[in-house]
RNA sequence: GAUGUCGGCCAGGCAAUCGCUGAAGAUUCGUUCUUUGGAGGAAAGUCCGGGCUCCAUAGGGCAGGGUGCCAGGUAACACCUGGGCGGCGCGAGCCGAUGGAAAGUGCCACAGAAAAUACACCGCCUACGUCCUUCGGGACCGGUAAGGGUGAAAAGGUGCGGUAAGAGCGCACCGCGCCGGUGGUAACAUGCGGCGGCAGGGUAAACCCCACCUGGAGCAAGGCCAAAUAGGAGCGCAUUGGCGUGGCCCGCGCCGCGCUCGGGUAGGCUGCUUGAGCUGAACGGUGACGUUCAGCCCAGAUGAAUGAUUGUCCCAGACAGAACCCGGCUUAUCGGCCGACUCCAUUU
RNA sequence: GCGGGAAUAGCUCAGUUGGUAGAGCGGUACCUUGCCAAGGUACAGGUCGAGAGUUCGAGCCUCUUUUCCCGCUCCA
Repeated sequence: GAUGUCGGCCAGGCAAUCGCUGAAGAUUCGUUCUUUGGAGGAAAGUCCGGGCUCCAUAGGGCAGGGUGCCAGGUAACACCUGGGCGGCGCGAGCCGAUGGAAAGUGCCACAGAAAAUACACCGCCUACGUCCUUCGGGACCGGUAAGGGUGAAAAGGUGCGGUAAGAGCGCACCGCGCCGGUGGUAACAUGCGGCGGCAGGGUAAACCCCACCUGGAGCAAGGCCAAAUAGGAGCGCAUUGGCGUGGCCCGCGCCGCGCUCGGGUAGGCUGCUUGAGCUGAACGGUGACGUUCAGCCCAGAUGAAUGAUUGUCCCAGACAGAACCCGGCUUAUCGGCCGACUCCAUUU
Repeated sequence: GCGGGAAUAGCUCAGUUGGUAGAGCGGUACCUUGCCAAGGUACAGGUCGAGAGUUCGAGCCUCUUUUCCCGCUCCA
């Protein structure tokens, strides 16, 4: 210089004018003024996990659901960190729903001899046994899984021996499995030792098995005040019952409950933003993260604010807008900046 | 805001142990009729909303995404 990889940050700036809104203060108090705060990295999808609230304080069992290598982090997780294994890349690095198919069951269309008890289409062989013979051989009974062919997938691979032809049939090497040792917390590894000719296809995002987790609902949860009335009618279920937040049984609590129709009110307060919060430093840890100290307050609306116009500058501005709050994941996104590292080329 | 469901032919819908995508109505052509309707015969029409993954193979299983639909205030 060029090439990629990973991580972090920013998300048009400035000025003027006119507005909107939370809080505090002032006021000539149905107003007006001053000061100050006013969207995001995803506020989104609502896919996970928690807090909070109500149902029992969330209890026991079954069913159902979820997760799925190991260890750690965390309030918790399906997230994150580190490691193992497999794959891709020269590499920095990236990707992986990554337990079990020698517990059982199911399925594997078409093709193919055969799709799992190998029952052999073509091919190869005719040793052994029987029969025939013109003595060349032929037929039967058979053997084989090397070669061809089918398929997504066909029962270890290569070589030598062996054989009638063949075959882990025997042997060597490679691969595989089991046992032990060693290293590691573990997953796992092993150019350590021994044993086994090989256990026998794929599928668990099929049922299932194993391990762990899991009660339901959601701020329109829930609480308070005010206002108003027809405290009503019909149907259904029912005290071995019904209901208590949606499967079943037990337990606990309550004594009616569900649906439809009809009636009333459609106002306010609270929950509501100080929080697993942010910034900085030190220490511990490979790291995620944790501990301590110091400083800071940074939207809280409820027809729902955060905007509009003009000027100017540049690199010409993307995706997009809170609605109870957090931690993640996923998806969308114009561009720009910083740091660490890799490969290649050149120079010293 | 919260919760639930759906997407398959022009329309309305089926589609189960995952194995060549179907029905009714509609459309086109022909037959029948003097003509039309009805009837009969044949045919066309599908990237199963989109994109990935699992599998030999996906309408079906899993994930992501798009669009549409429905329900949810209080009192008695």
Predicted 3D model of RNase P RNA and transfer RNA as a complex of 424 nucleotides.
Model confidence (mean pLDDT): 80 of 100.
Rfam match: Bacterial RNase P class A. Rfam's curators write: Ribonuclease P (RNase P) is a ubiquitous endoribonuclease, found in archaea, bacteria and eukarya as well as chloroplasts and mitochondria.